[in-house]
Context: one part of a larger RNA
RNA sequence: UUGGGCGUAAAGGGCGCGUAGGCGGCCUAGUAAGUCAGGUGUGAAAGCCCGGGGCUUAACCCCGGAAGUGCAUUUGAUACUGCUAGGCUUGAGUAUGGGAGAGGGAAGUGGAAUUCCUGGUGUAGAGGUGAAAUUCGUAGAUAUUAGGAGGAACACCAGUGGCGAAGGCGACUUUCUGGACUGUAACUGACGCUGAGGCGCGAAAGCGUGGGGAGCAAACAGGAUUAGAUACCCUGGUAGUCCACGCUGUAAACGAUGAGUGCUAGGUGUAGUGGAUCGACCCCUUCUGUGCCGCAGUUAACACAAUAAGCACUCCGCCUGGGGAGUACGGCCGCAAGGUUGAAACUC
Numbered sequence: 001u002u003g004g005g006c007g008u009a010a011a012g013g014g015c016g017c018g019u020a021g022g023c024g025g026c027c028u029a030g031u032a033a034g035u036c037a038g039g040u041g042u043g044a045a046a047g048c049c050c051g052g053g054g055c056u057u058a059a060c061c062c063c064g065g066a067a068g069u070g071c072a073u074u075u076g077a078u079a080c081u082g083c084u085a086g087g088c089u090u091g092a093g094u095a096u097g098g099g100a101g102a103g104g105g106a107a108g109u110g111g112a113a114u115u116c117c118u119g120g121u122g123u124a125g126a127g128g129u130g131a132a133a134u135u136c137g138u139a140g141a142u143a144u145u146a147g148g149a150g151g152a153a154c155a156c157c158a159g160u161g162g163c164g165a166a167g168g169c170g171a172c173u174u175u176c177u178g179g180a181c182u183g184u185a186a187c188u189g190a191c192g193c194u195g196a197g198g199c200g201c202g203a204a205a206g207c208g209u210g211g212g213g214a215g216c217a218a219a220c221a222g223g224a225u226u227a228g229a230u231a232c233c234c235u236g237g238u239a240g241u242c243c244a245c246g247c248u249g250u251a252a253a254c255g256a257u258g259a260g261u262g263c264u265a266g267g268u269g270u271a272g273u274g275g276a277u278c279g280a281c282c283c284c285u286u287c288u289g290u291g292c293c294g295c296a297g298u299u300a301a302c303a304c305a306a307u308a309a310g311c312a313c314u315c316c317g318c319c320u321g322g323g324g325a326g327u328a329c330g331g332c333c334g335c336a337a338g339g340u341u342g343a344a345a346c347u348c
Stems, first nucleotide, its partner, number of pairs: 003320004007302002012316001014201004021194003025088007033081002035077008049065006091191001092188003095184004103177007110154001115149007125136002162169002206247006215241002220236004258315006266293007274285002297304002321348003330341004
């Protein structure tokens, strides 16, 4: 529980698709359900309110009136909403031309580097640190050179650059494929927005089965440091990190800012089209994205400011003192880890 709010105080669902529902452009006609006006009936009495009266007054009692927001029925009104019919093109979509992009899936290929193996050269150290030691090395290391193996990641380009709904995406080539943008204005004619449930996607870590394993590296071992050192530093090192299939479903999943539409000064970068121009530029200009500064306005302040946190509308989610607690119990999901939904006693 009327309300007031959700960038940082409690509060935007991690993200999409979409069911029910809610809301919905312009014009015309009809209808009259909502809506509005009038009539009638009902709305018991008592009480409340107004006027008058009776007990010496008051409380109390009596009489009359008004009110009774409502319901039913009936007669009208037709601006708005609904419904029915017809039309329109600006919302939405389609068609067609064009270029941009680490958007996604699959297959193949490449070079640099690390590690390991084999051979050559070569000799006593190398490595590591604040300093050391553990460690490696005369069974020839480190260094250098030639060849080979294997896995993972793609320097420069690289940019508050691009793409994607979000998570996220970065070597090159081929192939399959999604979306956005821009030009034309040919077509459809409101086909739209949101979205409880539902379905799908969803970093890292983790789990299952089978592969793979170069580097890195939880756990673990050793060396140091230290009063101690279950750490920070060093030497090693297993899961894991990688691939395929399946599960998990959470993050400071952040812009800590839900989605959509319209309106409201400017300035300056940058990315992709288009127009103007003889013209790649310069300059002017249209749209879309991405940054910075800034007026009005907003804000508790910080700040936000056409990518709003401004002015409005529609729909969804969420909050309502701190702790207890995202816990317990129950339900649902999961192989498990756990997730999701989610209290109370008590206490301040």
Molecule: small-subunit ribosomal RNA, central domain
Organism: uncultured bacterium